[in-house]
RNA sequence: GCCACCUUAGCUCAGUUGGUAGAGCGGCGCUUUCGUAAAGCGUAGGUCGCCGGUUCAAUUCCGGCAGGUGGCU
Numbered sequence: 001g002c003c004a005c006c007u008u009a010g011c012u013c014a015g016u017u018g019g020u021a022g023a024g025c026g027g028c029g030c031u032u033u034c035g036u037a038a039a040g041c042g043u044a045g046g047u048c049g050c051c052g053g054u055u056c057a058a059u060u061c062c063g064g065c066a067g068g069u070g071g072c073u
Stems, first nucleotide, its partner, number of pairs: 001072007010025004019056001027043005049065005
């Protein structure tokens, strides 16, 4: 320098032939216990990396940029 893939909750990751986003773990509260853990119930937490384009509508499609991983030279 070139190519491919990835970027979504604190962490690990789903999701979509476009219709205002979820799980597990973790956090917080309650129940239970003499107490802790475990277990059960509830609850908070997201400008879906950034900037544009297409569209009535974009996490999803298109372009650019940034970061990361791998490969080639």

Record summary:
The RNA shown here (transfer RNA) has 73 nucleotides and comes from an uncultured Candidatus Saccharibacteria bacterium. Rfam family: tRNA. The family's RNA type in Rfam is transfer RNA. Model confidence (mean pLDDT): 81 of 100. It was read from a public genome assembly.